This is a predicted structure of a 102-nucleotide RNA (Glycine riboswitch aptamer) from a Gammaproteobacteria bacterium. Its mean pLDDT, the model's own confidence on a scale to 100, is 80. It matches the Rfam family "Glycine riboswitch aptamer". Its family is annotated with glycine biosynthetic process in the Gene Ontology. It was read from a public genome assembly, where an Rfam model found it.

RNA sequence: GAUACGCUAUCUGGAGAGAGGCCGUCGAGAGCGGCCCACCGAAGGGGCAAAGCAGUCAGAGGACUGUGUAAACUCUCAGGUACAGGGGACAGAGGGAGUAGC
Numbered sequence: 001g002a003u004a005c006g007c008u009a010u011c012u013g014g015a016g017a018g019a020g021g022c023c024g025u026c027g028a029g030a031g032c033g034g035c036c037c038a039c040c041g042a043a044g045g046g047g048c049a050a051a052g053c054a055g056u057c058a059g060a061g062g063a064c065u066g067u068g069u070a071a072a073c074u075c076u077c078a079g080g081u082a083c084a085g086g087g088g089a090c091a092g093a094g095g096g097a098g099u100a101g102c
Stems, first nucleotide, its partner, number of pairs: 001102001003100003007096002010093004018037001020036006038081003044077001045075003052067006
């Protein structure tokens, strides 16, 4: 110096689902708080396959048990469900320090 890998600050894009019902507060409403019902999946979190490995049975080309690891799959604990704001997996841009080898 460029390459790969993950980490990270910033900028941009970024979905889904009740302006639910009752009560309280409030001039009314919204908002907020409590309870209840209905939903969403893309903060976070949980769960599972195959391969591989081990053992047992069988004796061909398999079966069973254990181990094994993941997702945007699945669960819905958490979080979320008008606009706005905020959050947001992931993607792009472009910096920072680091690791690896050249």